[in-house]
This is a predicted structure of a 75-nucleotide RNA (transfer RNA) from an uncultured Verrucomicrobiales bacterium. The sequence was found in a public genome assembly. Model confidence (mean pLDDT): 80 of 100.

RNA sequence: GCCUCGGUAGCUCAAUGGUAGAGCAGUUGACUCUUAAUCAAUUGGUUGGGGGUUCGAGUCCCUCCCGGGGUACCA
Numbered sequence: 001g002c003c004u005c006g007g008u009a010g011c012u013c014a015a016u017g018g019u020a021g022a023g024c025a026g027u028u029g030a031c032u033c034u035u036a037a038u039c040a041a042u043u044g045g046u047u048g049g050g051g052g053u054u055c056g057a058g059u060c061c062c063u064c065c066c067g068g069g070g071u072a073c074c075a
Base pairs, nucleotide, nucleotide: 001071002070003069004068005067006066007065010024011023012022013021018055026042027041028040029039030038048064049063050062051061052060
């Protein structure tokens, strides 16, 4: 360089072109002598950046950035 997979909440990951979610973590409360554990409620999003298609884009198209894997060349 080329091919391929991925980038979504603090972390790990979902989501058939039609309301962006779960687990863990965090916060508050209950319980407990206290902590841990458990239970309940709840906060948290520029879906990597930009552009395009569409009534509608995390999802489709173009381009760029970042990361994983594979591969070629180095006369």

It matches the Rfam family "tRNA". Its family is annotated with triplet codon-amino acid adaptor activity in the Gene Ontology.